Overview
This is a predicted structure of a 73-nucleotide RNA (transfer RNA) from a bacterium. The sequence was found in a public genome assembly. It matches the Rfam family "tRNA". The family's RNA type in Rfam is transfer RNA.
[in-house]
RNA sequence: GGGCGCUUAGCUCAGUUGGUAGAGCGUCUCCCUUACAAGGAGAGGGUCAUAAGUUCGAGUCUUAUAGCGCCCA
Numbered sequence: 001g002g003g004c005g006c007u008u009a010g011c012u013c014a015g016u017u018g019g020u021a022g023a024g025c026g027u028c029u030c031c032c033u034u035a036c037a038a039g040g041a042g043a044g045g046g047u048c049a050u051a052a053g054u055u056c057g058a059g060u061c062u063u064a065u066a067g068c069g070c071c072c073a
Stems, first nucleotide, its partner, number of pairs: 001072007010025004019056001027043005049065005
C1' cells in the first nucleotide's frame, strides 16, 4: 500500500424483509433474614464508533473517516 471482518447499555452479546432497541451479568431500591449470601419484585442506564447520502421512515442500505483484528504485498 491492497483486500476482508468487527464497532449496539458499565461488561458479554442479540436485533429476521428498513417500521419508534432488547437479553444475561453488573448497578440502585424494596421484600425476605438478627445480619450476610441465595431467592423474589421493581427501577435506572443508549448521539446504535463519527460524519454525510438514499428513503415517508435507517442499528439495518450506500459513501467517507477513525479504532481494533485477520490475510496479501